The RNA shown here (SAM riboswitch aptamer (S box leader)) has 106 nucleotides.
[in-house]
RNA sequence: GACUCAUCAAGAGCAGCAGAGGGACUGGCCCGAUGAAGCUGCGGCAACCAUUGAGCAAUCAAAAAGGUGCCAAUUCCUUUAGGUGCAUUCGCCUAUAAGAUGAGAG
Numbered sequence: 001g002a003c004u005c006a007u008c009a010a011g012a013g014c015a016g017c018a019g020a021g022g023g024a025c026u027g028g029c030c031c032g033a034u035g036a037a038g039c040u041g042c043g044g045c046a047a048c049c050a051u052u053g054a055g056c057a058a059u060c061a062a063a064a065a066g067g068u069g070c071c072a073a074u075u076c077c078u079u080u081a082g083g084u085g086c087a088u089u090c091g092c093c094u095a096u097a098a099g100a101u102g103a104g105a106g
């Protein structure tokens, strides 16, 4: 990398080094020398796995020491199909593609 399942409207940043990019991709729209990416330290959020308790089980609850993850904007918006608000323009709903994260399987 390809496969399966679950979740994605909430939440949570300071300092040091560094020095021009970053928000996956396309198009937008944003963020950035009042300092981007990256690295380090400390802090925090959440509760997927693991843990503990209840339960036949599904599942529910607790805690945050362990394994991950995350800490601008809904996954920033943006795919496709169907529906809808007098609607080519603006919006909303349902499913879905793509992506991210976790757990599993090979």
Stems, first nucleotide, its partner, number of pairs: 003104006013042005021031003027077002043071003048067002051062004075098001080095006

Its mean pLDDT, the model's own confidence on a scale to 100, is 85.
Rfam family: SAM riboswitch aptamer (S box leader). Rfam describes the family as follows. The SAM riboswitch is found upstream of a number of genes which code for proteins involved in methionine or cysteine biosynthesis in Gram-positive bacteria.